RNA sequence: UCUCGAAAAGGGCAAACCGCCGGCGACGGCGGGGCGCAAAGCCAAGGGGUCUCAGCAAUGAGAUUGCCCGGCUGCCAGA
Numbered sequence: 001u002c003u004c005g006a007a008a009a010g011g012g013c014a015a016a017c018c019g020c021c022g023g024c025g026a027c028g029g030c031g032g033g034g035c036g037c038a039a040a041g042c043c044a045a046g047g048g049g050u051c052u053c054a055g056c057a058a059u060g061a062g063a064u065u066g067c068c069c070g071g072c073u074g075c076c077a078g079a
Base pairs, nucleotide, nucleotide: 005076012037013036017032018031019030020029021028022027035066041072042071043070046069047068048067049064050063051062052061053060054059
């Protein structure tokens, strides 16, 4: 530098659900919780999907990266 994640160590994150708060809503924040995750770290101003609100519609404004692909960064270990 490149490829990979079988085993190991030290750690990390945190689904459902519950409480409080914010939002019309999708959903988000904090605390509890722990299903899972080797990028479950970041990007929604990279593409697609799904969802919400408004609209007769075209469409507009949003949510989701723990739906998928892609981009950037990165711990440990092995070759």